[in-house]
This is a predicted structure of a 251-nucleotide part of an RNA (large-subunit ribosomal RNA, domain VI) from a Lentimicrobiaceae bacterium. The sequence was found in a public genome assembly. Its mean pLDDT, the model's own confidence on a scale to 100, is 87. The source organism's lineage runs through Bacteria, Pseudomonadati, Bacteroidia, Bacteroidales and Lentimicrobiaceae.
Context: one part of a larger RNA
RNA sequence: CGUUGGAAGCUUGAGGGCACCUGACUCUAGUACGAGAGGACCGAGUCGGACAUACCGCUAGUGUACCUGUUGUCGCGCCAGCCGCAUUGCAGGGUAGCUACGUAUGGAUGAGAUAAGCGCUGAAAGCAUCUAAGUGCGAAACUCAGCCCAAGAUGAGGCUUCCUUUAAGGGUCGUUGUAGAUCACGACGUUGAUAGGCUGCAGGUGUAAAGUCAGUAAUGGCAAAGCCGAGCAGUACUAAUUACCCGUAAA
Numbered sequence: 001c002g003u004u005g006g007a008a009g010c011u012u013g014a015g016g017g018c019a020c021c022u023g024a025c026u027c028u029a030g031u032a033c034g035a036g037a038g039g040a041c042c043g044a045g046u047c048g049g050a051c052a053u054a055c056c057g058c059u060a061g062u063g064u065a066c067c068u069g070u071u072g073u074c075g076c077g078c079c080a081g082c083c084g085c086a087u088u089g090c091a092g093g094g095u096a097g098c099u100a101c102g103u104a105u106g107g108a109u110g111a112g113a114u115a116a117g118c119g120c121u122g123a124a125a126g127c128a129u130c131u132a133a134g135u136g137c138g139a140a141a142c143u144c145a146g147c148c149c150a151a152g153a154u155g156a157g158g159c160u161u162c163c164u165u166u167a168a169g170g171g172u173c174g175u176u177g178u179a180g181a182u183c184a185c186g187a188c189g190u191u192g193a194u195a196g197g198c199u200g201c202a203g204g205u206g207u208a209a210a211g212u213c214a215g216u217a218a219u220g221g222c223a224a225a226g227c228c229g230a231g232c233a234g235u236a237c238u239a240a241u242u243a244c245c246c247g248u249a250a251a
Base pairs, nucleotide, nucleotide: 001152005163006162007161008160009159010158011157015149016148017147018146021049022048023047024046025045026044027043033038051106052105053104054103055102059100060099061098062097066093067092068091069090070089071086072085073084075082076081110144111143112142117137118136119135120134169246170245171244172243173189174188175187176186177185194239195238196237197235198234199233200232201231203228204227205226211222212221213220214219
C1' cells in the first nucleotide's frame, strides 16, 4: 500500500515445513522344520542406543555486581577496622538466569491408492493363461492421520462485537520484561504494584563490628550472627505528569 466504511478479538486452512531411525533380551518354543547338529515365521512384552523437542523440581556446571578465608603492597595519621591494585590477586562455597552430564516426551496407530510380487474369474487361441474386459491382496516410499507456520490464498476468506464522528480504535511519550541488536512483541501508566526503594519470606555465605566474659596469649563464648545480585510476596516512598498526533469514509 492492497484486501472497497473504520476498528478489536477469535478463527477456517489453499499451500508449505518438521518428524519418519534402530538394537538386544524374554515369552510363544527348544515348538514348526530337521537323522542330528541346529533352529524359526507369525504374535506378545521388557530394556536400550543415537536423534529431536521442551524444561530447571532433582543431580551437576557456570554464576568477574553474593558471602567468607587469606598473601604481598599503597592509602585512610597510628592501633583496631576498612579500601585500591596484584588474571575476578589467590582460594572455598553459591541465588536467579543460562545450561547438560539432569528430567520429561516423541518417531504410535489406523485408513486410502499403489510398486515389485502373489492371486480370482477369463477369452483372443474349444486347452492353457493374474489381463485383453472385470476383480482382490500387497511396502519404512506416495496421500491422509501427528506437530508447526499459514488469507499478499490479489481467489486477499469466515464469525462475534464496537463506532456512527473532536467516534471506536491506534500512535507519540513514560515505567518496563515472560520480549529484545534496532524495530517489533507483552505488562503497566495514579480508577496504578510497571520498575526502583523499603519491609517480610525463600535462598547463599557461615557466626560481622563494638563491647563484655574466659584464657598469660593465640583463641573461644555471648551469636543460626552479620552481610547479601537477579527469586516470591506486601507496601504508593520515588518515577510512570501534563499533553499532543492519526483516525473522521460509504450506504